A computed fold for a 346-nucleotide part of an RNA from a metagenome, annotated as small-subunit ribosomal RNA, central domain.
The RNAcentral record of the full RNA draws on SILVA.

Context: one part of a larger RNA
RNA sequence: CUGGGUGUAAGGGUGCUCAGGCGGGUUUGUAAGUCAGAGGUGAAACUCCGAAGCUUAACUUCGGAACUGCCUUUGAUACUGCAUCCCUGGAGUUUGAGAGAGGCGAGUGGAAUAUCUGGUGUAGCAGUGAAAUGCGUAGAUAUCAGAUAGAACACCAAUGGCGAAGGCAGCUCGCUGGCUCAUAACUGACGCUAAAGCACGAAAGUGUGGGUAGCAAACAGGAUUAGAUACCCUGGUAGUCCACACCCUAAACGAUGAAUACUAGAUGUUGGCCCCUUUGGGGUCAGUAUCACAGCUAACGCAUUAAGUAUUCCACCUGGGAAGUACGAUCGCAAGGUUGAAACUC
Numbered sequence: 001c002u003g004g005g006u007g008u009a010a011g012g013g014u015g016c017u018c019a020g021g022c023g024g025g026u027u028u029g030u031a032a033g034u035c036a037g038a039g040g041u042g043a044a045a046c047u048c049c050g051a052a053g054c055u056u057a058a059c060u061u062c063g064g065a066a067c068u069g070c071c072u073u074u075g076a077u078a079c080u081g082c083a084u085c086c087c088u089g090g091a092g093u094u095u096g097a098g099a100g101a102g103g104c105g106a107g108u109g110g111a112a113u114a115u116c117u118g119g120u121g122u123a124g125c126a127g128u129g130a131a132a133u134g135c136g137u138a139g140a141u142a143u144c145a146g147a148u149a150g151a152a153c154a155c156c157a158a159u160g161g162c163g164a165a166g167g168c169a170g171c172u173c174g175c176u177g178g179c180u181c182a183u184a185a186c187u188g189a190c191g192c193u194a195a196a197g198c199a200c201g202a203a204a205g206u207g208u209g210g211g212u213a214g215c216a217a218a219c220a221g222g223a224u225u226a227g228a229u230a231c232c233c234u235g236g237u238a239g240u241c242c243a244c245a246c247c248c249u250a251a252a253c254g255a256u257g258a259a260u261a262c263u264a265g266a267u268g269u270u271g272g273c274c275c276c277u278u279u280g281g282g283g284u285c286a287g288u289a290u291c292a293c294a295g296c297u298a299a300c301g302c303a304u305u306a307a308g309u310a311u312u313c314c315a316c317c318u319g320g321g322a323a324g325u326a327c328g329a330u331c332g333c334a335a336g337g338u339u340g341a342a343a344c345u346c
Stems, first nucleotide, its partner, number of pairs: 004317003007300002011314001013200004020193003024087002028083003032080002034076008048064006090190001091187004095182004102176007109153001113149008124135002161168002205246006214240002219235004257313006265291012295302002319346003328339004
C1' cells in the first nucleotide's frame, strides 16, 4: 500500500466554515478523462516460445513473441468533466399558526437556614452504634415578634420539554437564536461532508476586585482502632456565589461521527394539522420511549431514532506493558494541555 475494522479493543467533546472530496432531472455543444482503429517510438542484452552449434549441459547463435508505456493522427459519445437551454422532487425564502427549564439582561416573591435586637422561660442543648470534643446560669435549646444577609427554587414534575454539545427549572418584563406544522406562491441545485482555521465547551483550578447564609477540600479537636494521616462526630479556611479575564479537560456516554435513500409490525407519549364526531376513535407530519419480524452480530444484543441494505465525506484502530511517559515543538500566569516515540520486557 492492499485489505479488515471502530456499542462492549478503535468516533474527534460540540458546532460553523475556507480549501479538498462527492453531488438531483433535462437539451445542445465540446471531446479533457474514457473507448476503438492506424502510424511512430518503446536500443541491445535479460525473460518467455521455437530452432541451430560445441559429444550433452551450462554456454553461444538465429527467428518470433513480449516490452502491459509514451507521442501523433482519425473516429465514437454511454458515463465523468467543461460550457449551455430549461426543470422541481434536494436546499432555501415568503405567508399563517404553534410548543418550549433555548440564550442574555433587568426586576421581583415566598418557604427554609444563619446571625442580630427585644419578650416569655429554665437547665439543659447538640451529637452518636455508644460516647466525647462543642454550645449553655455572662441565661442556651425551645417559643413569639421584628430586622438583616446570602444562596437555592418544594409542590407542579413526567423513560415530559428545549438546546450543536456542555447544559437549561420560582415569577414578571425587555432583547434574542433555533425548531415544528399548515397552505399556496417564489428562487432554481443555491447541496452533503469537512483536513487546516474560528467559536462554544460540566466540574475542579488560576488572576484581579467584590460577596460569604448554608455546605465544605486543607486544617484542628473528639471518637473508633493494634495503629486510623480514614470511615463517624464537633468546628473550620480556600472554594462554592457575582463581575471581568484565563484554563480547555471528563465514564464530555447512546461508551454508537455527519448526511441521504430504502426495508414487517405493535404499544405508549409530546407538539401541530386533517377527518368522523359522544366521553372518544381514526389518519398524517415532526420528536420521544418500550417491545418485536426480516436482516445483522463472536455473543450480549441492535432492529424505520439500526449495530439492517447501500452511497458520499471526515476522524480513528493495528498484541499487552513500558506510556499518554521521555525528548522536541507549541499553547498557558501557573496547574497543566495538545502533539507523541524508543530501548527493554511478556

Its mean pLDDT, the model's own confidence on a scale to 100, is 87.